Notes:
Predicted 3D model of a 120-nucleotide RNA (c-di-GMP-I-GGC riboswitch aptamer) from a Gammaproteobacteria bacterium. Taxonomically the source falls in Gammaproteobacteria (Bacteria, Pseudomonadati, Pseudomonadota). The coordinates come from a structure-prediction model, not an experiment, and the mean pLDDT is 81. Its Rfam family is "c-di-GMP-I-GGC riboswitch aptamer". Rfam links the family to the GO term cyclic-di-GMP binding. The sequence was found by an Rfam model in a public genome assembly.
C1' cells in the first nucleotide's frame, strides 16, 4: 500500500418525534438508534426526487364542420336526432418526453483526505 478482529480508543446516526426553514424535493438544531470502516469531503458521470410561466407529442373537454340509424311531428324539412368521421381556430384540463433550475454523498461510479493495527 492493500486489507478489516468477537481488538482498543473514539466517530457518524436511518426511521420516528419536536422546533426552525424552503413552493417542494429537502436542509439545520435537539432528542432518538436502524445501521455504517470512510455513513469524512466532493453534485464531475449515471440514477432518483422536486419545481416549472417556455417547447414537442398525445388524450379528454369545449366550440364548430361533414354524414346520419331508429324514431318523432299542427309543420315532413336546408327539421330534430344516437352514433361515426374530421383540416380543426380560440380556450380549459391532463399525460409523456425534453429543457431549465434545484435536492439527494445513508443509490452506484469517479475524484480526494483520514484514526487504529490482529490475521492473510
Nucleotide at each position: 500500500c492493500c486489507c478489516g478482529a468477537u481488538a482498543a480508543a473514539g466517530g457518524c446516526a436511518a426511521a420516528c418525534c419536536a422546533g426552525c426553514u424552503g413552493c417542494a424535493a429537502g436542509g439545520c438544531u435537539g432528542g432518538g438508534a436502524c445501521g455504517c470502516a470512510a455513513a469524512g469531503c466532493c453534485a464531475g458521470g449515471g440514477g432518483u426526487c422536486a419545481u416549472c410561466g417556455c417547447g414537442u407529442u398525445c388524450c379528454u373537454c369545449c366550440c364548430g364542420g361533414a354524414u346520419a340509424a331508429a324514431c318523432g311531428c299542427a309543420g315532413a324539412g336546408c327539421c330534430g336526432g344516437a352514433a361515426u368521421c374530421u383540416u380543426g381556430a380560440c380556450g380549459a384540463g391532463g399525460a409523456a418526453c425534453a429543457a431549465a433550475u434545484g435536492a439527494c454523498a445513508g443509490c452506484c461510479c469517479a475524484g480526494u483526505u483520514a484514526c487504529c493495527g490482529a490475521a492473510a